[in-house]
Bacterial RNase P class A from an Actinomycetota bacterium, 395 nucleotides, folded computationally. The gene name in the source record is rnpB. Its Rfam family is "Bacterial RNase P class A". By type it is a ribozyme. NCBI's taxonomy places the organism under Bacteria, Bacillati, Actinomycetota.

Order: sequence, then structure tokens, then C1' cells
RNA sequence: GGAGCCGGCUGGGCGGCCGCGGUCCCGGGAGACCGGGAUCGAGGAAAGUCCGGCCUCCACAGGGCGGGGUGCUGGCUAACGGCCAGUCGGGGUGACCCGCAGGAAAGUGCCACAGAGAGCAGACCGCCGAACGGCCCGACCAGGGUGCGUGGCAAGGGUGAAACGGUGCGGUAAGAGCGCACCAGCGGCCGGGUGACCGGUCGGCUCGGCAAACCCCACCCGGAGCAAGGUCAAGUAGGGGGCGCACCGGCCGCCACGCGGCCGGGGGAGGCUGGCCCGGCCGAGCCCCCUGGUGGACCGCACGAGGCCGGCGGCAACGCCGGCCCCAGAUGGAUGGCCGCCACCCUCGCCCACCGGCGAGGGCACGGAAGCCGGCUUACAGGCCGGCUCCCUCU
Repeated sequence: GGAGCCGGCUGGGCGGCCGCGGUCCCGGGAGACCGGGAUCGAGGAAAGUCCGGCCUCCACAGGGCGGGGUGCUGGCUAACGGCCAGUCGGGGUGACCCGCAGGAAAGUGCCACAGAGAGCAGACCGCCGAACGGCCCGACCAGGGUGCGUGGCAAGGGUGAAACGGUGCGGUAAGAGCGCACCAGCGGCCGGGUGACCGGUCGGCUCGGCAAACCCCACCCGGAGCAAGGUCAAGUAGGGGGCGCACCGGCCGCCACGCGGCCGGGGGAGGCUGGCCCGGCCGAGCCCCCUGGUGGACCGCACGAGGCCGGCGGCAACGCCGGCCCCAGAUGGAUGGCCGCCACCCUCGCCCACCGGCGAGGGCACGGAAGCCGGCUUACAGGCCGGCUCCCUCU
């Protein structure tokens, strides 16, 4: 000097005029309200609503069946599918990046096309004259040839995502873990590590893949959501129909031959057990149709797993301690509009040897709270800072 990797920060500033929402104060007003002042008033993602929690209501004796989620290890956390630190695998020369990463010798199932053969596999081309038969040469011998048959083989070719360990040497008729060396994998032992796992050594020689197929294992999970939910006000009306309260006994009362009350039995529409069943419980009202009315205000709701600074522990995520601070709260939904100047970027023109200067025009992102918090993901013009890697050159 060039090319990259990782992390963090920022997301225009000043002024004038007009305007909006919350809180407080002052003045006026009987009140509704009016006028004035002070102060506060969007984001790193407020977004998507994907995950987890706080909070609220409902449900929850117990058991069984079913359903959903997560998935290497250790830690952090209120919790998580998040984060940190590692392991293993993959990519990159490297800084570094990526990984839905449990189990396939528990069972079931699948492996398209191609191919001879795709799970207790197989011989299309091919290789083999060591064995038996045939044929040929030779002389009916000895011997030799021939892959034609019985056969042997799986090295090489070929198919495929994948062909029953890989490479090499030996061996053999040709071959083959048949033997050996190294490597991979499996199992045992030893050592290191909390662990995932790693290293060493020995053994018999060898065992396909798919669980984002069913399934198995381990752990976790009740439902609905601030239109939750609560308080106040108002309303809860009228008509028709259906089912049920049936009924029995005893005692008591009275306005005394029928009503009322209490107790017991019996029956019981319907409802609850918010996936279903068993089981359990409540029960005098419940359901359907038509017509009409209401549908407003407040709380929830802004002090919280809160922010900033410092110290300590930890590699880190994070935790502990101390000090300081109070920081939007609308509900047709405020946080804005116009103008000027400056900063930044682009284009054009002029001046200038260069650096640069002046003028004109244009641009300045994504986007915006609605109960709150922790994450993830997605969108984003421009700018700033820190750490690291590789290449080239010079000293």
C1' cells in the first nucleotide's frame, strides 16, 4: 500500500413562527370550561408477533389414554427454541464462519432411476487350464493347448447418492483379511477431562444409509389473553313455545278441610370437571324463537428481572456490593408542520500548478409506542471507533 475477518457505537445540529398530549402551579368562573406559566413527551429496531416470562381470569382429589415442544457437553438466567465457554463435523491460506449435532447390534418400514446385485446382496463385461468332463495337438504314452461344460473368483470395467472396510506388499490357477504393515471403524483396558470427548495400548479381522419415516430414550408443557380482569353508573324489559321442579311420609303453624314452614325419602331438566374416558360434584330452574333497550366512565397503566457510574468475583454469558436518577402514557389514538442557517453526500459551472475555494441545484435511510420485560428474526442512507488476518513493497 492492497484485500479481507470480527466486535462496538451513532442514526443530524441550532434558531424563529404556529400547533399537539400528560403532570403540576397561578388567575377567572356556580359549573362545564377559559387564559397564562413551568416541566416531560418514541426506537435501535417502537416492526414481525416467532420463543420465553411477569401479570389477570378460568380450571386443577386421583388414575389412564392421547397431544405438543426441546435434543452434543458444561454453565448463565425468572424463563427460553436465548446467551456464554467448550467438544465433534464441515468450509476458508488465514483472521474466522457454518451446523434441526440423542438413539439405526429394540422393533416396523423405506432406499426412486440406473444396475447382475440395495440387507442375512450379486455376476453383465471380465479373470482362472490348480480339479473333473469335452474338444484339439501329440502317438492310443508322457506332455501341452482351449474358458466349451461342471465349476472357482470378485481383482479390474460398468451402474448408482450408496456395492458388504481403504491403500500397499505378499500370496494364488485366478482371487479373497487368506497373511502382513499403515489408516478408518468396532470392542476391552490404561491415562487426561465435571462432561461432550481426547490420547495411548491390545484384540478378533469388519458390522450400508434414512429417525426434517413411524418409533425409542431423556427433559419440559393446564387453557385463554390487557377487548385479560376489576370498580362505578345504567340496564337486566315484553310476547310465545318446550323440558323440569313430579311425588310420598312425618312434625309444626295459621286468616283452618286448604295454604305455609321444617325434616327425611325419592325423582330431577340442565350444568361443572375447558381434548376424551372412568370416576366425582352441583342442581331449581334451563333451553329455543320473535320484538325492544343498553353498549358510558375509571382502574389495570407506567418504580421496573429499571437506567447510569464505580468497585469486586468470573475466560465469558452473568452475578454481588455501593452511590446517583425517575424516564411517554394517547384511546378517531399526542410526540408535528413551515422557514432560515450549519454539518454530510452527489451533480454541474467558475477560479486554481496542486491542496483547495466560491456559486447553483438536488439528496439526507428504515420506521413509529398502546400492559410490561428478556430474546430471536427482519428493515436500514450515511458516518465513527477498536481488535485481528493474508499478500506485496521498503528499512